[in-house]
Order: sequence, then structure tokens, then C1' cells
RNA sequence: GGGCGCGUAGUUUAGCCCGGUUAUAAUGCCUCGCUUACACCGAGGAGGUCACCGGUUCAAAUCCGGUCGUGCCCA
Repeated sequence: GGGCGCGUAGUUUAGCCCGGUUAUAAUGCCUCGCUUACACCGAGGAGGUCACCGGUUCAAAUCCGGUCGUGCCCA
């Protein structure tokens, strides 16, 4: 330098192919219940620039272009 993949909550991630109401789950965190107390368990809650910029569209995490970061391969 070229090709390909990936980027979503603190962490790990589903959803992207095939656009559509308030973006999913686990874990962690907080509150309450339970317990003499802790753990476990149960109930509830907070937590997201869907990497960034632009385009298409009535509508974009999703489609298109570019950029950045990261990983693999080739030279």
C1' cells in the first nucleotide's frame, strides 16, 4: 500500500441480511423483600452520541458513500 471482518449500556452481546410504535438479554450497579446478619433467591429501577460525518427515505442501529479505531490476510 491492497483485500476482508468488526465497532450497540460499566462489561459481554442479540437485532443489521429483508428500514417501521419506547433498541434486546445476561452480568455488574442501586432500592425493596427474604435473613439475627451475609450470601443465595424474588420484585422493581437507573444506565445507550447504536464509532464519527454526510447521503437516500415520510421514517435509518439497519441501506449507500467517506473518515476514524481495531483485528486478520496478502504484498

Transfer RNA from a Candidatus Heimdallarchaeota archaeon, 75 nucleotides, folded computationally. Taxonomically the source falls in Candidatus Heimdallarchaeota (Archaea, Promethearchaeati). Its Rfam family is "tRNA". Rfam links the family to the GO term triplet codon-amino acid adaptor activity. The family's RNA type in Rfam is transfer RNA. The sequence was found in a public genome assembly.